The RNA shown here (SAM riboswitch aptamer (S box leader)) has 134 nucleotides and comes from an uncultured Acidimicrobiaceae bacterium. The model forms 88% of the base pairs in the Rfam consensus. It was read from a public genome assembly, where an Rfam model found it. Its mean pLDDT, the model's own confidence on a scale to 100, is 78.
């Protein structure tokens, strides 16, 4: 620092510092902040991603798969990665001027489909952790 994979709607704060912004990055919303945010430092917790140990199983062995535990590596501790931003699906719905399907010789009204708005859901993107290996 680049690819690969795997996870991102659960979970966990107090003291003390400092002093004007922060919540990655752009919009745009919401939020958080001088009643003191963000951000450091101790202490404290959360969780198990990766080693260790334990316990079953399968395996000649190495080792594999589920559990466990929290001893070591890291992570993390407002708000979903705080939301939304692009494609595609499904379901609601309001109103409809054109165009298209229904539609045949020409049509009308409903429907369909088509825009539009919300809801949901996949997927990419962009990021952040871990693990592998370079």
């Nucleotide at each position: 620092c680049a690819c690969u994979c795997a996870u991102c709607c659960a979970g966990a704060g107090g003291a003390c510092c400092c002093g004007a912004g922060g919540g990655a990055c752009c919009u745009g919303g919401c939020c958080c902040g001088a009643c003191g945010a963000c951000g450091g430092u101790c202490c404290g917790g959360c969780a198990a991603c990766c080693g260790a140990c334990c316990c079953a199983c399968c395996a000649a062995c190495c080792g594999g798969u589920g559990g466990g535990c929290a001893c070591g590596g890291u992570g993390c501790c407002c708000c979903u990665g705080c939301c939304a931003g692009a494609u595609c699906c499904g379901g609601u719905g309001c109103a409809g001027a054109c165009c298209g399907g229904c539609a045949a010789g020409c049509a009308a009204c409903a429907c369909c489909a088509c825009a539009c708005a919300c809801c949901g859901g996949a997927u990419a993107c962009c990021g952040a952790u871990g693990a592998a290996a370079g």